[in-house]
RNA sequence: UCAUAUGGUAGGCAAACCUGAGGUAACUCAGGGGCGCAAAGCAUGAAGUCGGUAUCGAUGAUAUGCAUGAUCCCGAUGGUUCGGUUGCAACU
Repeated sequence: UCAUAUGGUAGGCAAACCUGAGGUAACUCAGGGGCGCAAAGCAUGAAGUCGGUAUCGAUGAUAUGCAUGAUCCCGAUGGUUCGGUUGCAACU
């Protein structure tokens, strides 16, 4: 000097909740707030969960298209998990 791991001085992000705005909704953005986080930086590749339209036929209720479930598609979630990618002082 470089790489990896560890770590976390100084710092960084920012949950629930409140206010305002957007959206059918899930949820998002801004301000306040601070539960927590060594990637709680970035980005939806896979899965999970949530929302929406449509369809299916099974159950339930009841007497009309109501509730539950399943499937395709669309959307949300990166602080659900795995994967991808970038990054951080000292010490070791």